RNAcentral holds the sequence, with entries from Ribocentre. The RNA shown here (SAM riboswitch aptamer (S box leader)) has 101 nucleotides and comes from Glutamicibacter arilaitensis. Of the family's consensus pairs, 96% are formed in the model. NCBI's taxonomy places the organism under Bacteria, Actinomycetota, Actinomycetes, Micrococcaceae, Glutamicibacter.

[in-house]
């Protein structure tokens, strides 16, 4: 980069830097924001999509092993951490994670 499956009302914040808009876009609200927001870094943390461990039950089988499937746990690998992707409409997107090409 173009497609393919999931999930986007749950939950979880402090510092330093920086210095104006920001909540992706339009239309109308709503709301953050010079008591420093947005973003950027560290540090805590939250979740559990992947990787791991652990009971369990099932497929196979002589067993082990491997695979499903489910629950717990989770110190890797992402991610997330005001308001339901802020809200309603429009159009067409967009984020994140898997897997593969």
């Nucleotide at each position: 980069u173009a497609a393919c499956c999931a999930u986007c009302c749950c939950g979880a914040g402090c510092g330093g830097c920086c210095g104006a808009g920001a909540g992706a876009u339009c239309u109308g609200g709503c709301u953050c924001u010079a008591c420093g927001a947005c973003g950027c870094c560290g540090c805590a943390g939250c979740a559990a999509c992947c990787a791991c461990c652990u009971a369990c039950g099932g497929a196979c089988u002589a067993c082990c092993c491997u695979c499903c499937g489910c629950a717990g746990g989770c110190c890797g690998g992402u991610g997330c951490u005001a308001c339901c992707g802020c809200c309603a409409g429009g159009a067409a997107c967009g984020a994140u994670g898997g897997a593969g090409a």
The prediction has a mean pLDDT of 84.